[in-house]
Context: one part of a larger RNA
RNA sequence: UGACGGGGACCCGCACAAGCGGUGGAGCAUGUGGUUUAGUUCGACGCAACGCGAGGAACCUUACCAGCCCUUGACAUCCCAAGAACUUAGCAGAGAUGCUUUGGUGCCUUUUCGGAGGAACUUGGUGACAGGUGGUGCAUGGCUGUCGUCAGCUCGUGUCGUGAGAUGUUGGGUUAAGUCCCGCAACGAGCGCAACCCCUUUCGUAUGUUACCAUCAUUAAGUUGGGGACUCAUGCGAUACUGCCGGUGACAAACCGGAGGAAGGUGGGGAUGACGUCAAGUCAUCAUGCCCCUUAUGGGCUGGGCUACACACGUGCUACAAUGGGCGAUACAGAGAGUUGCGAUACCGCGAGGUGGAGCUAAUCUCAGAAAGUCGUUCUUAGUUCGGAUCGCAGUCUGCAACUCGACUGCGUGAAGUUGGAAUCGCUAGUAAUCGCGAAUCAGCAAUGUCGCGGUGAAUACGUUCUCGGGUCUUGUACA
Numbered sequence: 001u002g003a004c005g006g007g008g009a010c011c012c013g014c015a016c017a018a019g020c021g022g023u024g025g026a027g028c029a030u031g032u033g034g035u036u037u038a039g040u041u042c043g044a045c046g047c048a049a050c051g052c053g054a055g056g057a058a059c060c061u062u063a064c065c066a067g068c069c070c071u072u073g074a075c076a077u078c079c080c081a082a083g084a085a086c087u088u089a090g091c092a093g094a095g096a097u098g099c100u101u102u103g104g105u106g107c108c109u110u111u112u113c114g115g116a117g118g119a120a121c122u123u124g125g126u127g128a129c130a131g132g133u134g135g136u137g138c139a140u141g142g143c144u145g146u147c148g149u150c151a152g153c154u155c156g157u158g159u160c161g162u163g164a165g166a167u168g169u170u171g172g173g174u175u176a177a178g179u180c181c182c183g184c185a186a187c188g189a190g191c192g193c194a195a196c197c198c199c200u201u202u203c204g205u206a207u208g209u210u211a212c213c214a215u216c217a218u219u220a221a222g223u224u225g226g227g228g229a230c231u232c233a234u235g236c237g238a239u240a241c242u243g244c245c246g247g248u249g250a251c252a253a254a255c256c257g258g259a260g261g262a263a264g265g266u267g268g269g270g271a272u273g274a275c276g277u278c279a280a281g282u283c284a285u286c287a288u289g290c291c292c293c294u295u296a297u298g299g300g301c302u303g304g305g306c307u308a309c310a311c312a313c314g315u316g317c318u319a320c321a322a323u324g325g326g327c328g329a330u331a332c333a334g335a336g337a338g339u340u341g342c343g344a345u346a347c348c349g350c351g352a353g354g355u356g357g358a359g360c361u362a363a364u365c366u367c368a369g370a371a372a373g374u375c376g377u378u379c380u381u382a383g384u385u386c387g388g389a390u391c392g393c394a395g396u397c398u399g400c401a402a403c404u405c406g407a408c409u410g411c412g413u414g415a416a417g418u419u420g421g422a423a424u425c426g427c428u429a430g431u432a433a434u435c436g437c438g439a440a441u442c443a444g445c446a447a448u449g450u451c452g453c454g455g456u457g458a459a460u461a462c463g464u465u466c467u468c469g470g471g472u473c474u475u476g477u478a479c480a
Base pairs, nucleotide, nucleotide: 001480002479003477004476005475007474008473009472010471011470012469013468015464016463019427020426021425022424023423026318027317028316029315030314031313032312033311034309035308042053043052064304065303066302067301068300069299070298073129077128078127079125080124081123082122083121086103089100090099091098092097107118108117109116110115131293132292134291135290136289140287141286142282143281144280145278147276152191153190154189155188156187157186158167159166160165171182172181173180197270198269199268200267202238203237204236205235206234207233208232212227213226216225217224241264244258245257246256247255248254320420324379325378326377327376328375329374330373336367337366338365341360342359346355347354348353386417391412392411393410394409395408396407397406433456434455435454436453437452438451439450
């Protein structure tokens, strides 16, 4: 100087408390461990691994296993020889592949019109080499997680100390903040904080098509004429700064209350992550040193596996019902996606879906019916008209192909489950809870996941004694 303390002081955080809803019990989904297996590819392991890499494992993916094949190789450069490239068909085989076969002679330069050379591409050959998701993240780059959006981390000069170092950065207030003020052997400065950026909330202004419709006509319908008010969209601006008032304070910074205001003290949300810590994670995104393989640890194919199942754990979904289930009627979003695509009206089917193809490269058309809600009716506390697992049969769709191993539909079947032990998680407001909608990936889908979007919309916070984590000062130490 740090680190640590079941030392002290002060302060903060959904850290506790106060509340609301869960997890832990059930069934299923998914990940992991374990076990099994020819193989169940690999990585990730307290927080910070476990719906994680994977934003799509039937083949492919795919790295694993079995079998069948290749050896200058699926891919790159160089050399030699031949042939244009390319293309049709048949046979064998699980396929990779092998054997035959049809058409085709192009482009550029030169020419003594015989030919010669060249570019791209293909085939064969030789070796230099290719190749490796083989090892090492404890050799590395890059990227990332984490403490933590915590308020810290440092430097120059000066001063103090023999020195390591200290001072500044401590102290008194204050703040979300090393934020600001005052003081002070310090005076300044840098990286962080804040602001500048984006979205949202209010207003003005400009422009009105595909958006809008108050007034005037018109229609089944903003449908059409028309309008430029409103909504909305897209630009450009304005607005919030403790600016104003009162109080407290040290005449300061600031705090408390108020006015005005759409918004008030960082308005709400996002992006943004200092010096560093964990030899944290990643050699399987990529790149890369070294080591290793080279008729195989490389390459191709078919089939299987990654989907196994006495069990254990994590994360979720659906429930256990009446604030509910069923049936009928009816209302209101936002944000997205669409030409190998989204696919209306119509017709067929109980339905999944099919036929068909209008319109749309989209404020125009489509996906698209929002759901909870509201109104009416039924059920009457029952393992039930709750719950839907499991299984049987019949189908639909995608795809070369749904046996291992897809999703969905109809009929039947109707399991556990009556609110969950110890323990444990999230959340402070348009939040929790609850309700549906969309997208990426994607032929299809195991999505209950992830990322977004809006609808309805709470309760509680006395407080900081305690638990956890963190910051500042101080103290002890046989630790570095």

About this RNA: RNAcentral holds the full RNA, with entries from SILVA. A computed fold for a 480-nucleotide part of an RNA from a metagenome, annotated as small-subunit ribosomal RNA, 3' major domain. It matches the Rfam family "Bacterial small subunit ribosomal RNA". Its family is annotated with ribosome and structural constituent of ribosome in the Gene Ontology. The coordinates come from a structure-prediction model, not an experiment, and the mean pLDDT is 83.